[in-house]
Bacterial large signal recognition particle RNA from an Oscillospiraceae bacterium, 266 nucleotides, folded computationally. NCBI's taxonomy places the organism under Bacteria, Bacillati, Bacillota, Eubacteriales, Oscillospiraceae.

RNA sequence: CCAUACCAGCCGGGGAAGCAGCGGAGCCUUGAACCUGCAAUCCGCUACAGCAGGGGUGGAUCCCGUUUUUGAGGGUCGAGCUUUUCCGAAUUGAGUUCUUUUAUUUGUGUUGAUAAGCGGGUCUUGCGCAAUCGGGAGCCGUGAACCAUGUCAGGUGGGGAACCAAGCAGCAUUAAACGGUACACCUGAUGUGCCGCGAGGGUGCCUGCUUUGAGCAAGUAGAGGAAAGAUCGCGGGGUAGUGACAUUCGAGAUUACGGUGUAUGG
Numbered sequence: 001c002c003a004u005a006c007c008a009g010c011c012g013g014g015g016a017a018g019c020a021g022c023g024g025a026g027c028c029u030u031g032a033a034c035c036u037g038c039a040a041u042c043c044g045c046u047a048c049a050g051c052a053g054g055g056g057u058g059g060a061u062c063c064c065g066u067u068u069u070u071g072a073g074g075g076u077c078g079a080g081c082u083u084u085u086c087c088g089a090a091u092u093g094a095g096u097u098c099u100u101u102u103a104u105u106u107g108u109g110u111u112g113a114u115a116a117g118c119g120g121g122u123c124u125u126g127c128g129c130a131a132u133c134g135g136g137a138g139c140c141g142u143g144a145a146c147c148a149u150g151u152c153a154g155g156u157g158g159g160g161a162a163c164c165a166a167g168c169a170g171c172a173u174u175a176a177a178c179g180g181u182a183c184a185c186c187u188g189a190u191g192u193g194c195c196g197c198g199a200g201g202g203u204g205c206c207u208g209c210u211u212u213g214a215g216c217a218a219g220u221a222g223a224g225g226a227a228a229g230a231u232c233g234c235g236g237g238g239u240a241g242u243g244a245c246a247u248u249c250g251a252g253a254u255u256a257c258g259g260u261g262u263a264u265g266g
Base pairs, nucleotide, nucleotide: 001266002265003264004263005262006261009057010056011055012030013029014028015027020046021045022044023043024042034054035053036052037051038050063259064258065257066256069253070252073249074248075247076246080242081241082240084238085237086236087235088234093232094231096227097226098225099224100223101222102221103220104219105218106217107216108215115211116210117209118208119207120206121205122204123200124199125198126197127196128195129193130192131190132189133188134187135186136185138181139180140179141178142177148173149172150171151170156165157164158163
């Protein structure tokens, strides 16, 4: 140096969580990466750190150590931003309502604006009237085999006869009941009413008369004032989402260097 056999080594790793600690299994992630059994109310070990059994590879580009460059993925902290909720203060900011004034637009006004006085309506309520709806009376029609009336053919009874009597059917008129009914009559009801009379109310709006005699009303913009309330904004606390900077662990890939059996034979 070569060959053969055996053996060491290798046949995955990482993150969070859990644990006195280390692994497994469960979750996440990466990878070419064995099989079976145990195991989350956990299973097994003891710093050499899964246990038990089986299989493969096997002395090196593949095992072990150091190192260079990168780096999937995960964890921690967390400024800031967004959302939602609770509490507070309050215009020193906005917004809402009312009011004063300036400018302007529109409408209206000597055929009388505004103001004042008197009155009325709108509002509440009582009475009445009308309307509407309902009921009744009245009127019309239908309407009783017998137990309604009138007339009662036929037939029946009495009588010597004349006549008399009871009375079915039919016809008519009615009772109960049924149907209809414009006006007019009686009566009941009401979220009906350009209606009448009265009582009350009186903030606001509308309107008539008298007096006065030129503005008044609405909108927009600006400048002031007042009121209410807490919609936005402000301060503080909490929930949820996202999350820069920083930090931590880190598979895989990659660079360089080094290390490494036993036996037999040649």
The gene name in the source record is ffs.